[in-house]
Context: one part of a larger RNA
RNA sequence: AGCGCAGGGUGGAUGCCUUGGCACUAAGAGCCGAUGAAAGACGUGAUAAGCUGCGAAAAGCUUCGGGGAGGAGCAAAUAUCCAAAGAUCCGGAGAUUUCUGAAUGGGGAAACCCACAUGAGAAGACCUCAUGUAUCCAUACGCCAAUCCAUAACGUAUGGAGGGGAACCCGGUGAACUGAAACAUCUAAGUAGCCGGAGGAGAAGAAAGAAACAUCGAUUUCCAAAGUAGCGGCGAGCGAAAUGGGAAGAGCCCAAACCAGUGUGCGAGCACACUGGGGUUCGGACUGCACAAGCGACUCCUGAGAGUAAUGGAACGGUUUUGGGAAAGCCGGCCAGAGAGGGUGAAAGCCCCGUACAUGAAAGUCAAGGGAGAGCGGCAGGAUCCAGAGUACCACGAGACACGUGGAACCUUGUGGGAAGGAGCGGGGACCACCCCGUAAGGCUAAAUACUCCUUAGUGACCGAUAGCGCAUAGUACUGUGAAGGAAAGGUGAAAAGGACCCCGGGAGGGGAGUGAAAGAGAACCUGAAACCCUGUGUUU
Numbered sequence: 001a002g003c004g005c006a007g008g009g010u011g012g013a014u015g016c017c018u019u020g021g022c023a024c025u026a027a028g029a030g031c032c033g034a035u036g037a038a039a040g041a042c043g044u045g046a047u048a049a050g051c052u053g054c055g056a057a058a059a060g061c062u063u064c065g066g067g068g069a070g071g072a073g074c075a076a077a078u079a080u081c082c083a084a085a086g087a088u089c090c091g092g093a094g095a096u097u098u099c100u101g102a103a104u105g106g107g108g109a110a111a112c113c114c115a116c117a118u119g120a121g122a123a124g125a126c127c128u129c130a131u132g133u134a135u136c137c138a139u140a141c142g143c144c145a146a147u148c149c150a151u152a153a154c155g156u157a158u159g160g161a162g163g164g165g166a167a168c169c170c171g172g173u174g175a176a177c178u179g180a181a182a183c184a185u186c187u188a189a190g191u192a193g194c195c196g197g198a199g200g201a202g203a204a205g206a207a208a209g210a211a212a213c214a215u216c217g218a219u220u221u222c223c224a225a226a227g228u229a230g231c232g233g234c235g236a237g238c239g240a241a242a243u244g245g246g247a248a249g250a251g252c253c254c255a256a257a258c259c260a261g262u263g264u265g266c267g268a269g270c271a272c273a274c275u276g277g278g279g280u281u282c283g284g285a286c287u288g289c290a291c292a293a294g295c296g297a298c299u300c301c302u303g304a305g306a307g308u309a310a311u312g313g314a315a316c317g318g319u320u321u322u323g324g325g326a327a328a329g330c331c332g333g334c335c336a337g338a339g340a341g342g343g344u345g346a347a348a349g350c351c352c353c354g355u356a357c358a359u360g361a362a363a364g365u366c367a368a369g370g371g372a373g374a375g376c377g378g379c380a381g382g383a384u385c386c387a388g389a390g391u392a393c394c395a396c397g398a399g400a401c402a403c404g405u406g407g408a409a410c411c412u413u414g415u416g417g418g419a420a421g422g423a424g425c426g427g428g429g430a431c432c433a434c435c436c437c438g439u440a441a442g443g444c445u446a447a448a449u450a451c452u453c454c455u456u457a458g459u460g461a462c463c464g465a466u467a468g469c470g471c472a473u474a475g476u477a478c479u480g481u482g483a484a485g486g487a488a489a490g491g492u493g494a495a496a497a498g499g500a501c502c503c504c505g506g507g508a509g510g511g512g513a514g515u516g517a518a519a520g521a522g523a524a525c526c527u528g529a530a531a532c533c534c535u536g537u538g539u540u541u
Stems, first nucleotide, its partner, number of pairs: 001540009015526001016491002020463002022460007029452002031164002039100003042055003046078001050074002061094006070082003105114003115133007135161008168199001169197005179186001183233001209216002220247005230238002251444003254388001258277008283386003286381004294376002298373005305366002308363001310359003316332004321328001333350002335339001341353003393417007403429001424439005478485002498525001501512004
């Protein structure tokens, strides 16, 4: 040194466990913000570094309820206190709420610096306290240049806005990788990204519709139609609609005609503007006749019930069996509208918490339904009047439609042109005729639909510490000028009973003693594999 055997060390696999995750279900909640948000900084405890809570009234204050014996968070120990005159704790409402932050008196290198005005404190300065002082928009008013009237500007008051939010929604803008086995039309994709906006949903929405000679009757969404009809270097690929069946259902308001009033244009007349009535496509005004049933998405009142603390809640003993320990074994019982689950020194329906079932709110909130009111609300006639203009439409250029210019309608519109007036106008996939359908160029509108940062209850042929979220907690440590990137790390024991005391040693550590069921469970702590290292011994060289 090799190979065996035995015993150790190291190491942290494996097994078991779970405080944490993941996916979903059912309800709820779905916005917060100048009454100062989200997010933070700094403080705050007898002692206090971190987390949590809170804010100079600072692990808290007041009040109303619940609850009933201990309590002063995680978190031990000491001290000092609180508590049946009801503390701690739980729930409702309120008070306080430094500084930063939209941050808003001005400034600023966020959490800092510097002011002014008014009022109060015995107070014209100084000091303390309180309130106000940003910008933009709307409305009303004041005051006012060049410039006569006026207006711009300026100022005051009142109201609103500003910022944040996981995904969802609408709009604007808008890639590339990729696929086409290369690549350019095409695709990816109107996706990602960026910007603006809204809300608990958003958008859309009451036919200038869809159809086809029969009709339907706003929108949205699901299933089918259908990977069909089509589009397409007819490549790759893209990809409807009618219609049928469900979910849900709700319809309305202006402009105008006409009537009345007021005002402006220096103004008789005329025109225009504003306000009120009227009116809205089953057209209306107008004329005539009627004049209240019904509806009522808005407002007020009421309000079943729900939710935000809780309360009651059945039934077991023995054992000189085993064991450290009984919930195990054995023996004999009981409850069950409760044998879901968790805990307790192993494995408990009857030990504890619970569970089934039953009950409950001073206070805030939500709310079906009910009542009252605003508002809406009839029939006939067909002479006259009205019915949304740089609009419809056309040309050119684009976009969007499943539809790539195509025979390309329909929709949107950049440039140019540019109507009609209900005997009108638009559509029915070029276009024309007939026929049918509708009534553009104003607006509002719940529900069915999308999503889940969040709350509550629960589920899992989901994970079990290299898994499961990045985190059994951490956006921490650390890296980077910065945007940003971003870990590792769980387990003594039933209970600290966490090893008094003695010995060796400078200590670390160890040997005794003691605790414990176990210390080969001693904190580098459950189990403790392999690689790797060592000791003893056998054997070979």